[in-house]
C1' cells in the first nucleotide's frame, strides 16, 4: 500500500427551565438524522452519570480542535409609550399680607370719635285674615209632637161627657241658607299702638375734627388646596434599538486513529 474479518466506537447536536448533579420526556433553535418500551403529580441515573431490547455501519459517517455565529441566557444604557406619584420644581384654584403700578370714592366732606333711633328678642292691645257655637231665614213627624179637630167613634134613659184620623196650622231633632250682630279660639297677618330688655353687626341722622378711605385689577411675598391639562420626580411594566459578557447548532479547515490474517 490493497484486500477480507474484527474491536473501541459511531448511527444527531445545542439552549433556557426542570435538578445536589448528569442525561431523557415536554418547550424553543439548528435541519432530516435506525427501531421499540418508560417518563411533569416526572422518568432514570452518581462524575466512565439516561435505563432495557433490537438493527445496523465499521477505522472514517469516528475523536481532538481552530474558524465563522443561527439561536437562546444574563448585565448596563439612551429615547418612546403607559399606569402610579405630590417631596423639590410646573400650570392651576384659595386665603392671608404688603400696596409697585392703577380703579373706584372723597372739601357738595373720607376716616374717627360721641349721642339718639332702626333693623334684633319678649309681653300686652288693636286691625286683619279665618274657624266653630249663638241669634236670624228656610224646610222640616204616616202613628208612637203640640193645638184645632169635619166625617164616624165610645160612655149614658136624656142633658151632655170624653178618646181622637184624616185636613189646616205651628213646632223638635236634623238639614240646607245668609253674612248684619255678639261670644269663644286660631295665625308662615300688620309701613300699626304702648312697654321693657338687648347688641355694637350693618342702616339713617345731629354734633365735633379735617384728608384720606377702599383693596376690585395688577405686581410682590407667605401659607394652603388637589394633579383634568403642560411639565417635573420617583417607582413599575411593554416592545423596539444599542453595547458588554456567557454557551452556542448547522457549515468550513486542520490534526491525529487500533487488532488479525492474505497478496
Nucleotide at each position: 500500500a490493497a484486500g477480507u474479518g474484527c474491536u473501541g466506537g459511531g448511527c444527531g447536536g445545542g439552549g433556557a427551565g426542570c435538578c445536589a448533579g448528569u442525561g431523557g420526556u415536554g418547550c424553543c433553535c439548528u435541519a432530516u438524522a435506525u427501531c421499540u418500551a418508560c417518563a411533569a403529580u416526572c422518568c432514570a441515573c452518581u462524575a466512565u452519570a439516561g435505563u432495557a431490547g433490537a438493527g445496523u455501519c465499521g477505522a472514517a459517517c469516528a475523536u481532538u480542535u481552530g474558524c465563522c455565529u443561527c439561536g437562546g441566557g444574563a448585565g448596563a444604557g439612551a429615547a418612546u409609550u403607559u399606569u402610579a406619584g405630590g417631596c423639590a420644581g410646573g400650570a392651576u384654584a384659595c386665603u392671608u399680607c404688603a400696596u409697585u403700578u392703577u380703579g373706584a370714592u372723597g372739601u357738595u366732606g373720607a376716616g374717627a370719635a360721641u349721642a339718639a333711633g332702626g333693623u334684633c328678642u319678649u309681653g300686652u292691645g288693636c286691625a286683619a285674615c279665618u274657624g266653630c257655637u249663638a241669634a236670624c231665614c228656610a224646610c222640616g213627624a204616616a202613628c208612637c209632637a203640640u193645638g184645632u179637630c169635619a166625617g164616624g167613634g165610645u160612655c149614658u134613659g136624656a142633658c151632655g161627657a170624653c178618646a181622637g184620623c184624616a185636613g189646616c196650622a205651628u213646632u223638635a231633632a236634623a238639614u240646607g241658607g245668609a253674612c248684619c250682630u255678639a261670644g269663644c279660639g286660631g295665625u308662615g297677618u300688620g309701613c300699626c299702638a304702648c312697654a321693657a330688655g338687648g347688641g355694637c353687626a350693618c342702616c339713617u341722622u345731629g354734633u365735633u375734627u379735617g384728608a384720606g378711605u377702599u383693596a376690585g385689577a395688577u405686581u410682590g411675598a407667605a401659607g394652603c388646596a388637589a394633579c383634568c391639562c403642560c411639565a417635573c420626580u420617583u417607582a413599575a411594566a411593554a416592545a423596539c434599538c444599542u453595547c458588554u459578557u456567557u454557551c452556542a447548532a448547522a457549515g468550513c479547515g486542520a490534526a491525529c486513529u487500533g487488532c488479525a490474517c492474505u497478496u
About this RNA: Predicted 3D model of a 263-nucleotide RNA (Bacterial large signal recognition particle RNA) from a Clostridia bacterium. Its Rfam family is "Bacterial large signal recognition particle RNA". About the family: The signal recognition particle (SRP) is a universally conserved ribonucleoprotein involved in the co-translational targeting of proteins to membranes. The family's RNA type in Rfam is non-coding RNA gene. The sequence is in RNAcentral, with records from ENA. A source record names the gene ffs. The coordinates come from a structure-prediction model, not an experiment, and the mean pLDDT is 76. NCBI's taxonomy places the organism under Bacteria, Bacillati, Bacillota, Clostridia.